């Protein structure tokens, strides 16, 4: 340099045919306990890597940039 893949909550990852963004864990609050842990309940947490485009509507489609990984040279 070229090709392919990945980027979504603090972490690990889902997200179908474009139609209200989710789970587990962690952290927080409450219950339980003398206390901690375990367990149960609740609430919070996201400009979906940046920018642009298409569309009534984009995490999803297109272009571009960045980061990471693999392969080729």
């Nucleotide at each position: 340099g070229c090709g392919c893949g990945c980027u979504u909550a603090g972490c690990u990852c889902a997200g179908u045919u474009g139609g209200u963004a989710g789970a587990g864990c962690a952290a927080c609050u409450c219950a339980u306990u003398u206390a901690c842990a375990c367990u149960g309940a609740g609430a919070a947490g996201g400009u979906c890597g940046g920018g642009g485009g298409u569309u009534c509507a984009a995490g999803u489609c297109c272009c571009u940039c960045a980061g990471c990984g693999c392969g080729c040279a």